[in-house]
Context: one part of a larger RNA
Molecule: large-subunit ribosomal RNA, domain II
Organism: Nitrospiraceae bacterium
RNA sequence: GCCAGGGAGUUACCCUUAGCAGCAAGGUUAAGCCGAAAAGGUGUAGCCGUAGGGAAACCGAGUCCGAAUAGGGCGACUAGUUGUUAUGGGUAGACCCGAAACCGUACGAUCUAUCCAUGGCCAGGUUGAAGUCCGGGUAACACCGGAUGGAGGACCGAACCCACCAGUGCUGAAAAACUGGCUGUGGAUAGGAGUGAAAAGCUAAUCGAGUACGGAAAUAGCUGGUUCUCCCCGAAAUAGCUUUAAGGCUAGCCUCACGCUUAGCGUUGUGGAGGUAGAGCUACUGGUAGGGCUAGGGCUCCGAAAGGGGUACCGAACCCUGCUAAACUCCGAAUGCCAUAACGUAAUACGUGGGAGUCAGACUGCGGGGGAUAAGCUCCGUGGUCGAGAAGGAAACAGCCCAGAUCGCCAGCUAAGGUCCCUAAGUAAUGGCUAAGUGGUAAAGGAGGUGUGCUCGCUAAGACAGCCAGGAGGUUGGCUCAGAGGCAGCCACCCUCUAAGGAGUGCGUAAUAGCUCACUGGUCGAGCGAGCAUGCGCCGAAAAUGUAGCGGGGCUUAAGCCAUUCACCGAAGCUGCGGGAUUGCUGCUUUGCAGCAAUCGGUAGGGGAGCGUUCCCUGUGGAUUGAAGUCGUACUGUAAGGUACGGUGGACUGCAGGGAAGUGAAAAUCCUGGC
Numbered sequence: 001g002c003c004a005g006g007g008a009g010u011u012a013c014c015c016u017u018a019g020c021a022g023c024a025a026g027g028u029u030a031a032g033c034c035g036a037a038a039a040g041g042u043g044u045a046g047c048c049g050u051a052g053g054g055a056a057a058c059c060g061a062g063u064c065c066g067a068a069u070a071g072g073g074c075g076a077c078u079a080g081u082u083g084u085u086a087u088g089g090g091u092a093g094a095c096c097c098g099a100a101a102c103c104g105u106a107c108g109a110u111c112u113a114u115c116c117a118u119g120g121c122c123a124g125g126u127u128g129a130a131g132u133c134c135g136g137g138u139a140a141c142a143c144c145g146g147a148u149g150g151a152g153g154a155c156c157g158a159a160c161c162c163a164c165c166a167g168u169g170c171u172g173a174a175a176a177a178c179u180g181g182c183u184g185u186g187g188a189u190a191g192g193a194g195u196g197a198a199a200a201g202c203u204a205a206u207c208g209a210g211u212a213c214g215g216a217a218a219u220a221g222c223u224g225g226u227u228c229u230c231c232c233c234g235a236a237a238u239a240g241c242u243u244u245a246a247g248g249c250u251a252g253c254c255u256c257a258c259g260c261u262u263a264g265c266g267u268u269g270u271g272g273a274g275g276u277a278g279a280g281c282u283a284c285u286g287g288u289a290g291g292g293c294u295a296g297g298g299c300u301c302c303g304a305a306a307g308g309g310g311u312a313c314c315g316a317a318c319c320c321u322g323c324u325a326a327a328c329u330c331c332g333a334a335u336g337c338c339a340u341a342a343c344g345u346a347a348u349a350c351g352u353g354g355g356a357g358u359c360a361g362a363c364u365g366c367g368g369g370g371g372a373u374a375a376g377c378u379c380c381g382u383g384g385u386c387g388a389g390a391a392g393g394a395a396a397c398a399g400c401c402c403a404g405a406u407c408g409c410c411a412g413c414u415a416a417g418g419u420c421c422c423u424a425a426g427u428a429a430u431g432g433c434u435a436a437g438u439g440g441u442a443a444a445g446g447a448g449g450u451g452u453g454c455u456c457g458c459u460a461a462g463a464c465a466g467c468c469a470g471g472a473g474g475u476u477g478g479c480u481c482a483g484a485g486g487c488a489g490c491c492a493c494c495c496u497c498u499a500a501g502g503a504g505u506g507c508g509u510a511a512u513a514g515c516u517c518a519c520u521g522g523u524c525g526a527g528c529g530a531g532c533a534u535g536c537g538c539c540g541a542a543a544a545u546g547u548a549g550c551g552g553g554g555c556u557u558a559a560g561c562c563a564u565u566c567a568c569c570g571a572a573g574c575u576g577c578g579g580g581a582u583u584g585c586u587g588c589u590u591u592g593c594a595g596c597a598a599u600c601g602g603u604a605g606g607g608g609a610g611c612g613u614u615c616c617c618u619g620u621g622g623a624u625u626g627a628a629g630u631c632g633u634a635c636u637g638u639a640a641g642g643u644a645c646g647g648u649g650g651a652c653u654g655c656a657g658g659g660a661a662g663u664g665a666a667a668a669u670c671c672u673g674g675c
Stems, first nucleotide, its partner, number of pairs: 001675006011092005017086007026048003032042003052059002062074004095225002098222001102215006113189009124156003127152001131148006165180004191207001193203003228610006238251005252358002254355006264345009278331001279329002285325008296314002298311005361386010392401002406579004411575003417569003420553003426566001428565006439555001445539002449536010466523005472496003477491003502517001506515002580600009611664001613661010629648008
């Protein structure tokens, strides 16, 4: 892991509401007793109800407060009670499994920590003087080598000696000592306790509190699991409070029953309240740019002072022009809300009671707060979807678009979205645009891309572009400067000759020079220039495995974009045909059938109806001519399921009505076994 088997809302008592049954102003017995100890009988204590009000005395259809024969509160004008089944609740382990822990009583120091007693274990090794012997050697000594020898306040290291450290001892064992390592055996100390040269180490593979058993099914607002079927309805993720935030209680929202009956909802009209969006502000309160004017102040000057002058400084108030505000408003919508009438709708609303679940929401459009007018961010409001919603579209894709799946069909029409191929349907039509594969990501900004509309100017008295030619003189303007001659810089920017030519547009020189432009003539011969608005494009544009920013192929008078038009495809939508269910209405030959209409997605959850298993009672069947079980095939019911036949099997078992439950398995890191 798989398979098989086991595996979770039970039981008792009490309360509650509903169904059913009995009796009813009453209902009912409990223990006990009698009883083939079953039914039943007996048993009237008790309980509930029949009266309430008050703290109570007490009074009583009233009573309490009160001075009150004001007022007001709670009552009165009736229905209960017993049983049974079901729902929910309470007390109990109370649907099942799961702690970390707490407490009690025992058992543990054969491991290990420390200690005690008694035993055991731990010392020798090195160097190699003199002398002597042998050999060599000398004239003889000397001397040399080897061996032997075993000297030394010699060496290493225990004992030993000493007394460095610590502890014990300190009226000692002792007027100066004792103890210190390892180990066998025996013994001592333990659970908030021991032991610890201290690591919270160790205390029997267990230690921040051992182990075993018990309290005990501790508790778990937490996690997981919770077993057959079909039908109807169907939520919430909010508010308030909470030692509350992963939980609860009440309300909201769901369901069921009963009641009330159109209160409900929609549209339109009418009548209202309001201060948002917007707008506005010499309409207030504030803010704010520029200018004017002007108190006051600063600076400065005159003056002995008083006072006065100047001011390119600051500047209240006031004036002009222009803005601005969630906590500004002279104004002021749309929606929404309240009321009401008519019409439409039959879905609702409301009340009482039983049962819930929900209190972690998500994204998206719109209006806002927080944040950075960031976030798949966060917090509100409002609508939608998901949640609990399948189908079609968006390549894929809970929250987007379309659309709400009762079942069947090899029928039809549509929605969103599509119609060249993958891929169902137009290589459809008309008129434009785009050349960028733009389409098929992006900004400020940039550009003789290109289409359209408009404005202004020039132009056959010849424009625009090109080409030819001129582009001069005073003058090198003045200043400045080393120089400054059109062309570093400052100032000025005149006059003349002219068809025209700037005291000069740029390049250039040290300064000149040189080239060029403006401007003019010629040539040419028809449009040219400047600007605004707008459509579609271009650049701006860099990322990590491989094209990779159309799903792909591929697409250019399109298979791209804009506008218009027709057709088609396209879903579980709508229609058609057939079947089923629920609810309502109508009709009956009324306990069911027929017709009609509407409805039938669904998690938590509420309600309803069933299937199957085991056992019991009553009745009635089957079985060695083969029961149950099991394997297979066929048939059948909307489902749980049921039936028949054959094989196997070898002794029990079904059906009908009723009753009772150890009553249904895929999940719990479930339990046991097998593989």